Context: one part of a larger RNA
RNA sequence: GGCGUAUGGGGAAUGCCUAGGCUCUCAGAGGCGAAGAAGGACGUGAUAAGCUGCGAAAAGCUGCGGGGACAGGCACAUACUGAUUGAUCCGCAGAUAUCCGAAUGGGGCAACCCGGCAUGUUGAAGACAUGUCAUCCGCAAGGAGGCGAACCCGGAGAACUGAAACAUCUAAGUACCCGGAGGAGAAGAAAACAAUAGUGAUUCCGUUAGUAGUGGCGAGCGAACGCGGAUUAGCCCAAACCAUAUUUGUUACGGCAAAUGUGGGGUUGUAGGACUACGAUAUGAGUUGUGUAAUGAAUUAGAAUCCUUUGGAAAGAGGAGCCAUAGACAGUGAUAGCCUGGUAUAAGUAAAGAUCAUUAAUUCUAGUAGUAUCCUGAGUAGUGCGGGGCACGUGUAACCCUGUAUGAAUCUGGCGGGACCAUCCGUUAAGGCUAAAUACUCCUGAGAGACCGAUAGUGAACCAGUACCGUGAGGGAAAGGUGAAAAGAACCCUGAAUAAGGGAGUGAAAUAGAUCCUGAAACCAUACGCUU
Repeated sequence: GGCGUAUGGGGAAUGCCUAGGCUCUCAGAGGCGAAGAAGGACGUGAUAAGCUGCGAAAAGCUGCGGGGACAGGCACAUACUGAUUGAUCCGCAGAUAUCCGAAUGGGGCAACCCGGCAUGUUGAAGACAUGUCAUCCGCAAGGAGGCGAACCCGGAGAACUGAAACAUCUAAGUACCCGGAGGAGAAGAAAACAAUAGUGAUUCCGUUAGUAGUGGCGAGCGAACGCGGAUUAGCCCAAACCAUAUUUGUUACGGCAAAUGUGGGGUUGUAGGACUACGAUAUGAGUUGUGUAAUGAAUUAGAAUCCUUUGGAAAGAGGAGCCAUAGACAGUGAUAGCCUGGUAUAAGUAAAGAUCAUUAAUUCUAGUAGUAUCCUGAGUAGUGCGGGGCACGUGUAACCCUGUAUGAAUCUGGCGGGACCAUCCGUUAAGGCUAAAUACUCCUGAGAGACCGAUAGUGAACCAGUACCGUGAGGGAAAGGUGAAAAGAACCCUGAAUAAGGGAGUGAAAUAGAUCCUGAAACCAUACGCUU
């Protein structure tokens, strides 16, 4: 020096665990804000650095309800207090709520500075206290502004990429940006589809179907009719006509006409309505009020087990029982239906309140015949040019939207049925509203998992969007485990020692001693054996 064995150091893998995550299900909730939000700054405790709570009334104040013995948060300890005259704690309601922040009296380098007016303290003040003073919309009353995870509608709108290059095309109307709304939003009661038969608003799902098509006919894009389901709900204006008010014009001062406003009327395609004639006061529905009260906060009751044995400890093993509308789950010194909390079930309950009833108020709702006249949404429909949307890239290109230029008809009317024409069929544009079925989850409750188990699972199981990095936008960690219980090692010794260690003691265990469960490998050391 090498190899081996043993014992240690070192290290933190592995195993076991879970306080945290992830993905869902079922319910709830779906907003907060000038009555000052979200988010912060600074304060606030007997002692108080941090977190949590709270706000100069400051780990809290008041009332009501619950509850029933300890309490003064995490968080030990000391001191001092409070509490059966009911504290702490839980629920509901209220009070207080500094400064910044939309921030709103003016300013400002957020948490700061400086004012006006009124009232008061005053006789006065370069003082103090309280209140008030931003902008926009609106006649006024009043409203808006900002924040918030996704979902929704609208405006605006890429590129990488694919086409094995690339330009039409694709990616994609995606990402990003802006505006707006709600618990959903959007859409919506046929100027729709269809095809000789019919359907009957919209939305969503399955299918039709990767079909018909479209496409440098490349890459790709990609319907509809029909069928099966979910859910179902239909309505209101404008106009004709009537009445009335105001204004204007005109006048022979009797009126007449027009415009505007208001009320009645009326709302559709087997056309309807006005108008004229007749008839009727009916039927049904909604909303509000009143009563009823399922449900409903904290909460309450809630069955049934002992012995022996191993062990530090029994819930294990053996034996003998019991309850069950409760054998969900969790905890307890190892694995517990009967030890504890709970669980099944039952009860109670403020605010609120589904449902049902009722009469009261209030709103809406209907016909027959006639057809001369009147009405039925105009810079609209359509057309030319240029674009866009439709699965559809200009194509035979209908249909929808419109920048520009033009520009009808009026029920014997108009539009559509994929160029266009005829026949036939469908429908009635140019005004508006509309629940449900659908989408989503920042958040609350209950529950689940052939999901993870600390290099995993959220970036974050731990005081994490922290420490730290960056001028900044922004980037962004590591870090869990003594023990059943601190019983966390009194006392003694070595030592400079409040270091460290050795005894002693605790404990089942201290090679569980706080760098604390298990404790692999690398690496280091000691002892012994063999060997050079």